[in-house]
Context: one part of a larger RNA
RNA sequence: CUGGGUGUAAAGGGCGUGUAGGCGGGAUGUCAAGUCAGAUGUGAAAUCCCGAGGCUUAACUUCGGGGGUGCAUCUGAAACUGAUAUUCUUGAGUGUCGGAGAGGAAAGUGGAAUUCCCAGUGUAGCGGUGAAAUGCGUAGAGAUUGGGAGGAACACCAGUGGCGAAGGCGGCUUUCUGGACGAUAACUGACGCUGAGGCGCGAAAGCGUGGGUAGCAAACAGGAUUAGAUACCCUGGUAGUCCACGCUGUAAACGAUGGAUACUAGGUGUAGGAGGUAUCGACCCCUUCUGUGCCGGAGUUAACACAAUAAGUAUCCCACCUGGGGAGUACGGCCGCAAGGCUGAAACUC
Numbered sequence: 001c002u003g004g005g006u007g008u009a010a011a012g013g014g015c016g017u018g019u020a021g022g023c024g025g026g027a028u029g030u031c032a033a034g035u036c037a038g039a040u041g042u043g044a045a046a047u048c049c050c051g052a053g054g055c056u057u058a059a060c061u062u063c064g065g066g067g068g069u070g071c072a073u074c075u076g077a078a079a080c081u082g083a084u085a086u087u088c089u090u091g092a093g094u095g096u097c098g099g100a101g102a103g104g105a106a107a108g109u110g111g112a113a114u115u116c117c118c119a120g121u122g123u124a125g126c127g128g129u130g131a132a133a134u135g136c137g138u139a140g141a142g143a144u145u146g147g148g149a150g151g152a153a154c155a156c157c158a159g160u161g162g163c164g165a166a167g168g169c170g171g172c173u174u175u176c177u178g179g180a181c182g183a184u185a186a187c188u189g190a191c192g193c194u195g196a197g198g199c200g201c202g203a204a205a206g207c208g209u210g211g212g213u214a215g216c217a218a219a220c221a222g223g224a225u226u227a228g229a230u231a232c233c234c235u236g237g238u239a240g241u242c243c244a245c246g247c248u249g250u251a252a253a254c255g256a257u258g259g260a261u262a263c264u265a266g267g268u269g270u271a272g273g274a275g276g277u278a279u280c281g282a283c284c285c286c287u288u289c290u291g292u293g294c295c296g297g298a299g300u301u302a303a304c305a306c307a308a309u310a311a312g313u314a315u316c317c318c319a320c321c322u323g324g325g326g327a328g329u330a331c332g333g334c335c336g337c338a339a340g341g342c343u344g345a346a347a348c349u350c
Stems, first nucleotide, its partner, number of pairs: 003322004007304002012318001014201004021194003025088007033081002035077008048066007091191001092188003095184004103177007110154001115149007125136002162169002206247006215241002220236004258317006266295011299306002323350003332343004
């Protein structure tokens, strides 16, 4: 390389968008690039195969014949691929009507709670633990009542419920805005799928500048525990957590399962629609589409398990793997303010 693989053994890119490329629905005509058939030329000799001969035989060798992937030219075929022209509607998209949603961005706003401040009542404790102590408190704490300030998060509803490509999204209201779904079948007429590079998004922590800081809390300080205790427990507490703008670009970024299309027993929940039966009406029942769960047959699997949301049966495209350690290291390159990220070996060793 071929091959075989990628849920858990090595292996699916964190996720999208999309360039080149690869692949691509039905009908008819034409062309003949691929494809197929025939012919001609070429395909040196030696080698190879067959037959015959020469060394006593064989190896070896001589002669004759054959074969020869391929290449070029000419002639022909037209099913398939391709090209081109016309056309179709089922793939894809648009339109119309409709309901659902923590989808995104900005502005405003509400109540509970914690903390702090002020005032009232009130007196000796509070707090904390396995037990304590550090800590707070007679300069009046803790408790309780009233008033105020400020920041952050949104109890119940709440649900293997919903939305989003993923990361993720949850008080309420308004504005702007993306997508999906159902019904219809009016329009376009293959406009599609995937996608190396590229571009964009991307939890937490971290970084830069400027704000903010109630609670929590790395670092740090103290008290305990202990042989020690740079910990677990306790009292404090700074970055940070929050906001704006910019950077970083990584996660067990997980369903450890790339995307698309088609097909292949059932059963039972749940969310959003549509149609029907029935009914005074809501409910109920049946059918159907989309999502999200559980169970289960065939089939698959090393087993576990998966099983129409496939890990089944097939096709197309991309990514990745190829014994363990060395090592996601070194070197180089690219990116970054830095931290570091991306790409990514070898010697040696088992």